This is a predicted structure of a 75-nucleotide RNA (transfer RNA) from a Methanobacteriota archaeon.
The coordinates come from a structure-prediction model, not an experiment, and the mean pLDDT is 82.
It matches the Rfam family "tRNA". Rfam links the family to the GO term triplet codon-amino acid adaptor activity.

RNA sequence: GGGCGUGUGGUCUAGCUCGGUCAUGACGUCGCCUUCACACGGCGAAGAUCCCCAGUUCAAAUCUGGGCACGCCCA
Numbered sequence: 001g002g003g004c005g006u007g008u009g010g011u012c013u014a015g016c017u018c019g020g021u022c023a024u025g026a027c028g029u030c031g032c033c034u035u036c037a038c039a040c041g042g043c044g045a046a047g048a049u050c051c052c053c054a055g056u057u058c059a060a061a062u063c064u065g066g067g068c069a070c071g072c073c074c075a
Stems, first nucleotide, its partner, number of pairs: 001074007010027003020058001029045005051067005
């Protein structure tokens, strides 16, 4: 330098193929209950520029183009 793949809460992840209500779940965090206390457990809450920019569309995490980062392969 070329090709391909991936990028979503603090971490991991579903959803992307086939666009459509408030983006899913687990772990973690916080509060309450429970306990003499802790753990476990129960209930609830907070937490997301869906990597960035632009385009298409009534509507984009999803489609298209260009970037950035990481990984694999080729040179």